[in-house]
RNA sequence: AUUUUACUAUCGGGAGAGACUAAUAGAUUUAGCACCGAAGGAGCAACCACCCCGGAAACUCUCAGGUAAAAAGGACCGAUAGUUGCAU
Numbered sequence: 001a002u003u004u005u006a007c008u009a010u011c012g013g014g015a016g017a018g019a020c021u022a023a024u025a026g027a028u029u030u031a032g033c034a035c036c037g038a039a040g041g042a043g044c045a046a047c048c049a050c051c052c053c054g055g056a057a058a059c060u061c062u063c064a065g066g067u068a069a070a071a072a073g074g075a076c077c078g079a080u081a082g083u084u085g086c087a088u
Base pairs, nucleotide, nucleotide: 001088002087004085006083007082008081009080010079011078012077013076018033020032021031022030023029024027034067035066036065040063041061042060043059047055048054
C1' cells in the first nucleotide's frame, strides 16, 4: 500500500399483524379475546469444528416486544469514516 474479518459512529433503505370488544378517568389508560414475527430471549439441529471445551438459521416458540397514520423501534442490506485481526 492492497485485499479481507469483526466492531463502533453517521447517513440511506427497511416487513408483518384488530382504528377489535368491554369499562370509565375518554387516553400514549386498564382488562379480555384474536393476531404478527425482524429488537432481545428460549428451543430444535442441517452444517462447521473436533484431543477437550464448542459454534450454529430469516426454522420453531411467542416470555418480552408489536398489531390505523405519524413518531419511535426495527433483523437485515448498502455507503462513508474510524478502530482491530489475518493475508499478500